[in-house]
RNA sequence: CUUAUCAAGAGUGGCGGAGGGAACGGCCCGAUGAAGCCCGGCAACCUGCGGGAGACUGCAAGGUGCCAAAUCCGGCGGCAGUGUUCGUAAAGAUGAG
Repeated sequence: CUUAUCAAGAGUGGCGGAGGGAACGGCCCGAUGAAGCCCGGCAACCUGCGGGAGACUGCAAGGUGCCAAAUCCGGCGGCAGUGUUCGUAAAGAUGAG
């Protein structure tokens, strides 16, 4: 850079001790224990083994990923509802190339 996905799912565990939710503005989470590490778990993008003419599909879980809140909300547009509403962007995250 290209492309797909981003409303589902996942802990009453151990160590650890003050931060965390990308940035900014909010709004939240946190000594009833944040980050991080371990264990555990979820999912099924790649992968493996099958089925199918094909579209597709079953099983597994090796490589990643993930386990508060829609990607927590935001900009722009719609609405006789002004809203955590509907549509859509930017930015971001993850996989594959």